[in-house]
Annotation:
This is a predicted structure of a 1390-nucleotide RNA (small-subunit ribosomal RNA) from an uncultured bacterium. Rfam family: Bacterial small subunit ribosomal RNA. The prediction has a mean pLDDT of 85. The sequence is in RNAcentral, with records from ENA, Greengenes and SILVA.
RNA sequence: AGAGUUUGAUCCUGGCUCAGGACGAACGCUGGCGGCGCGCCUAACACAUGCAAGUCGAGCGAUGCACCAUUCACGGAAUCUUUCGAGAUGAAGCGAAUGGGAAUUAGCGGCGGACGGGUGAGUAACACGUGAGUAACCUGCCUUUUACAAGGGGAUAGCCUCGGGAAACCGGGAUUAAUACCCUAUGACACUCCUCUUUCGCAUGAAAAGAGAAGUUAAAGCGAAUAAGCGGUAAAAGAUGGACUCGCGCCUGAUUAGCUAGUUGGUGGGGUAAGAGCCUACCAAGGCAACGAUCAGUAGCCGGCCUGAGAGGGUGAACGGCCACAUUGGAACUGAGACACGGUCCAAACUCCUACGGGAGGCAGCAGUGGGGAAUAUUGCACAAUGGAGGGAACUCUGAUGCAGCGACGCCGCGUGAGCGAAGAAGGCUUUCGAGUCGUAAAGCUCUGUCCUAUGGGAAGAUAGUGACGGUACCAUAGGAGGAAGCCCCGGCUAACUACGUGCCAGCAGCCGCGGUAAUACGUAGGGGGCGAGCGUUGUCCGGAAUUACUGGGCGUAAAGGGUUCGCAGGCGGCUAUGCAAGUCUGGUGUGAAAGACGGAGGCUCAACCUCCGCAAGCAUUGGAAACUGUAUGGCUUGAGUGAAGGAGAGGCAAGUGGAAUUCCUAGUGUAGCGGUGAAAUGCGUAGAUAUUAGGAGGAAUACCAGUGGCGAAGGCGACUUGCUGGACUUCAACUGACGCUGAGGAACGAAAGCGUGGGGAGCAAACAGGAUUAGAUACCCUGGUAGUCCACGCCGUAAACGAAGAGUGCUAGGUGUCGGGGGAGACCUCGGUGCCGCAGUUAACACAAUAAGCACUCCGCCUGGGGAGUACGUGCGCAAGCAUGAAACUCAAAGGAAUUGACGGGGACCCGCACAAGCAGCGGAGCAUGUGGUUUAAUUCGAAGCAACGCGAAGAACCUUACCAAGGCUUGACAUAUACGUGCAAAGAGUAGAGAUACUCUGUUCUCUUCGGAGACGCGUAUACAGGUGGUGCAUGGUUGUCGUCAGCUCGUGUCGUGAGAUGUUGGGUUAAGUCCCGCAACGAGCGCAACCCUUACCUUUAGUUGCCAGCGAGUCAAGUCGGGAACUCUAGAGGGACUGCCGAUGAUAAAUCGGAGGAAGGUGGGGAUGACGUCAAAUCAUCAUGCCCUAUAUGUCUUGGACUACACACGUGCUACAAUGGUCGGUACAGAGGGCAGCGAGGCCGCGAGGCCGAGCGAAUCGCCCAAAGCCGGUCCCAGUACGGAUUGGAGUCUGCAACUCGACUCCAUGAAGUUGGAAUCGCUAGUAAUCACGCAUCAGCAUGGCGUGGUGAAUUCGUUCCCGGGCCUUGUACACACCGCCCGUCA
Repeated sequence: AGAGUUUGAUCCUGGCUCAGGACGAACGCUGGCGGCGCGCCUAACACAUGCAAGUCGAGCGAUGCACCAUUCACGGAAUCUUUCGAGAUGAAGCGAAUGGGAAUUAGCGGCGGACGGGUGAGUAACACGUGAGUAACCUGCCUUUUACAAGGGGAUAGCCUCGGGAAACCGGGAUUAAUACCCUAUGACACUCCUCUUUCGCAUGAAAAGAGAAGUUAAAGCGAAUAAGCGGUAAAAGAUGGACUCGCGCCUGAUUAGCUAGUUGGUGGGGUAAGAGCCUACCAAGGCAACGAUCAGUAGCCGGCCUGAGAGGGUGAACGGCCACAUUGGAACUGAGACACGGUCCAAACUCCUACGGGAGGCAGCAGUGGGGAAUAUUGCACAAUGGAGGGAACUCUGAUGCAGCGACGCCGCGUGAGCGAAGAAGGCUUUCGAGUCGUAAAGCUCUGUCCUAUGGGAAGAUAGUGACGGUACCAUAGGAGGAAGCCCCGGCUAACUACGUGCCAGCAGCCGCGGUAAUACGUAGGGGGCGAGCGUUGUCCGGAAUUACUGGGCGUAAAGGGUUCGCAGGCGGCUAUGCAAGUCUGGUGUGAAAGACGGAGGCUCAACCUCCGCAAGCAUUGGAAACUGUAUGGCUUGAGUGAAGGAGAGGCAAGUGGAAUUCCUAGUGUAGCGGUGAAAUGCGUAGAUAUUAGGAGGAAUACCAGUGGCGAAGGCGACUUGCUGGACUUCAACUGACGCUGAGGAACGAAAGCGUGGGGAGCAAACAGGAUUAGAUACCCUGGUAGUCCACGCCGUAAACGAAGAGUGCUAGGUGUCGGGGGAGACCUCGGUGCCGCAGUUAACACAAUAAGCACUCCGCCUGGGGAGUACGUGCGCAAGCAUGAAACUCAAAGGAAUUGACGGGGACCCGCACAAGCAGCGGAGCAUGUGGUUUAAUUCGAAGCAACGCGAAGAACCUUACCAAGGCUUGACAUAUACGUGCAAAGAGUAGAGAUACUCUGUUCUCUUCGGAGACGCGUAUACAGGUGGUGCAUGGUUGUCGUCAGCUCGUGUCGUGAGAUGUUGGGUUAAGUCCCGCAACGAGCGCAACCCUUACCUUUAGUUGCCAGCGAGUCAAGUCGGGAACUCUAGAGGGACUGCCGAUGAUAAAUCGGAGGAAGGUGGGGAUGACGUCAAAUCAUCAUGCCCUAUAUGUCUUGGACUACACACGUGCUACAAUGGUCGGUACAGAGGGCAGCGAGGCCGCGAGGCCGAGCGAAUCGCCCAAAGCCGGUCCCAGUACGGAUUGGAGUCUGCAACUCGACUCCAUGAAGUUGGAAUCGCUAGUAAUCACGCAUCAGCAUGGCGUGGUGAAUUCGUUCCCGGGCCUUGUACACACCGCCCGUCA
């Protein structure tokens, strides 16, 4: 940075699609490790369970274990005394009380539950952002400062007791404390109020300015106790946090245009921390809105995030700021702070408990559950750190937070091994069978150890103690390549190709599009490409898209200029001077939170991640500048307007007046038609039309003039006269002094048709009727004919209302017409309009080009793919018709503009061809032959299908051919190659069986070399590879062929033109059979075609004379070039000549050439042939041959016998023979050319009516033979008839070929004697030695042409001409065709 897709190709317009990036994602396949992040986007759906806000005993009462102290009771060790009975003292122990005391905490009290955490429902708003303001405000805890804390009092929870209730809980009574509450005192720089002064503010007003006077209001104690410390009260400040106000910014819809009664303002009062209609009473009638009010829809806002070159566009997860909310709705209380997520009250819904009387609850806190959904985690650990609440502190609490778990959800990093290793292994895939490829890839050898596993050590995070994370990170040692690769794609876009399968099926597909038998596009495989623990798909956003265009688009024909003008608002605005400083420019200051982004450093091994430093658009404020815009004031005249003088005009309106014509009426003349059409008919007319003459009526329109002439804003305006009236132009330069331009809404005008009311109505004429046309004809044509067309008034408001071109201003070469003016003697100059050509420039091109679509400026309107659709709904207007405004669903990948090359046209111009015409002979009718279709059949093998299939493949089907059918056989095969083994045969002959193939038997028993073992050749048998296929595909092919067409065309190189496809050349003027030649020309040359060169034929010369010839000479015969000879002639076949528009004249351009002429055998290509450009028809042929692929393999191969291809109600093509007298028939008689001949042609003789037979000379042929040519000519006969025409058909008898003529050959003879008397519509061939007619030959071939290919004989007619039919060539034009008119395409139905 672009690409694909509209076309045969091109350029443009224009949409669709792709490549990029991103994501809180989801889905599919796959999944090794770690770090850092992220994780209900849906149901602000409902929630079990646990936890998430408590703390302070150093405020208070209460309780009071251990322990201490004291006292008392019990107890009784021990000691003392003793009369030994006992007595005294009395320890431990135990119990109770009092005091102290560690401790406990339900209650009172304090602080905190307004933070932290969640969510985005509501909200279009001062909610948010940004910047200001509060002289209109509040602020607990914290900091600083000052001062103070005196004296009293009465209660109340708790506790005790009684009572009620299922419970929650409640009530009565008695008693008690405080840092709880109350009273009094003191008290100010606090508050209220009054007086005076000063200063300040834009103002209301303010002052912790001062002086004076009056009034009001405080407190609490605790404390290891003399203390430290913690508190308390009042006040002033600070800090923090909040409240209110304002400027600016902030989505969509006008198919939402008007909204508003506390509404806007004022006064009094109330209320708040505070201003205020915040509330209230009264008064006024305001306020908001096209710069978008109101209404409706949607939405938390921002820092940022994604994208983008940027401007923008999208977005608002996580992190951070603000707001709002806490089941829904409402309300206040407490408090410094709430109208309060884990407070209260009320109402509602829901859930739960209940003893039915009543109660309880609120996960949008962390986990978790159900549900919804494509989809989103653990009922974890810890307060160790950071932070928060309380506390003096210890400490307690903290699902904030720190961590861990789950999830490839994202970003980042690492790995799945490294080196060597060619026998290029095996295997897979492909193959042209040679090989190529996977591929150094593997194996193998040598190594390494990140992750991993095991063992040991072991942090930082903590500044003394304290570590959830965690025996974690990290380190050391050891182990072993061991455990770790997939996903998508491979037709183009877009990197990457082959095979098989499939056969418009299955499927793919983002767009174009793939798939109908050779699919790089489907599926699989091999290979390859891309990315990689991921890869694809889907969804969404930006980009590409300059495809909403501010940067940065357009509107003649692609979508798009309003039908036109006036004009309010708005936007824009001439020259000059001065001031101001709003815009503008420049500097300072404040703000612009942090995070993020960017630049630079640094820390985790790197990175992601984290830390530090730097960097600013905007807004506000302030100093400065004054060119430009703005504004204020003054001036100017060129923009604009006024005035004066002129001429032009279908400009408008009204009234009046003409003439021509049509029609009608009346009268006359007059008679059978008129009218109408392509041709007719309907219609009119003997009741007198049409025609004609005269008179009259009525309506409408105004011939000629008349002109790409004029006027008008557009629509539009056309006889003449008069009146009223608008505008433009020219000249003059007196006046005003920017008064201008545009113009959303709005207003007016606005063709035709249409509507309403009333007139009018000649002609014309929707509808309608009739007649024609036609398959039909609700049309075109004709005859009629009503609305309407005309007038007046009122509506409608649209048109291809077009120059498909909005208005205005300035500037930018010319030339030539024309209309109206002016100047000048003229040349010419000039103003305004209207045309054409043309430069620069513009344009996709066409084209535009001073009347711009050029260069610029100003304003308005409009466009954003095609269809749906100018439709639906809504609204406005209208009497209606309808008009204006104006969507969506759905659907397509195009729709379109201009130009190019073709093709086509019942477009044009020119030209050619037996194309028509002019002729001749046919075909179409008959019979037969032959081919085809159809039908039939066991089979009637297959192919050919308009011309360009059909006497075609087939130059010849009785068997064979033969491919078809039936039956019978064979399976390495009828045929080829190779290998191995066995064998030495095989061929040939005979016999038997059989339809034959075949089988069996008999006879027969190879060659070469040899070291004598054998080897080779040639056969046979067996086995394996394989053979074979006229099986399919001519739409996979080669080759060959047909056709347009022997038509004159088809191209290239270089140059030039064009953005390009392309054009030019090749077009034009002539000419030709010809793109043949000449001339001209931005072309100059060249190639394939044309022509010529080749063959043949027509004339001559020369050479050569055998098998051909015979003039002269000789011989010779019935005759005969038969013989000698000749080389003249004919002829043969070699070489040459000849014809070239060369010569003459005319025409033409002095050319090319044409016409005429001369000479010549031949004259303008002499006749004929061969020769077929680039290409077209997917033309024909797989059955000539070759060949890819597919199919078949005891058969789709092969062999054999028989049959079929020869069928026959029919239809068609091509021919033959005829229908007769230009003939038939009989007799006589004349003249060719070309060709073939040994498995052949066959003379001659004999036989047969004949086909032919028997014998057989000659001849491999200028020698012999086929071979008598026939028509013709001469003569006879027939006499117009289904015949003495015609010969089909049939009967009989034969001949020949051949193994074999039954199906199914040809010919001969005798007999038979059909149709047919010149052929409908239609149609074919031929322009001269041609048509027609006559015979001859050849190929194929044993035999079998009426076909095919050749040969000669006889031998015409006609061509005015190019209007028409067919085909073709060149130029041009239109095209929505390009599969190209057998196209495209519309409607209806399915």